[in-house]
Predicted 3D model of a 74-nucleotide RNA (transfer RNA) from a Melioribacteraceae bacterium. The sequence is in RNAcentral, with records from ENA. Its Rfam family is "tRNA".
RNA sequence: GCCAUCUUAGCUCAGUUGGUAGAGCAAUUCAUUCGUAAUGAAUAGGUCGGGAGUUCGAAUCUCCCAGAUGGCUC
Numbered sequence: 001g002c003c004a005u006c007u008u009a010g011c012u013c014a015g016u017u018g019g020u021a022g023a024g025c026a027a028u029u030c031a032u033u034c035g036u037a038a039u040g041a042a043u044a045g046g047u048c049g050g051g052a053g054u055u056c057g058a059a060u061c062u063c064c065c066a067g068a069u070g071g072c073u074c
Base pairs, nucleotide, nucleotide: 001072002071003070004069005068006067007066010025011024012023013022019056027043028042029041030040031039049065050064051063052062053061
């Protein structure tokens, strides 16, 4: 330099035929217990890497940029 994949909650990741953003773990609160742990319930937490475009509507499609991983070449 070229190619491919990826970037979504604090962490690990779904959601990929465009139609209200989710799970597990973690956090907080409550219940249970003499107390702790465990267990159960609830709550909070996201401008979906940044920008632009298409569309009635974009995490999803297109373009540009940034970053990560892998491969190829010198």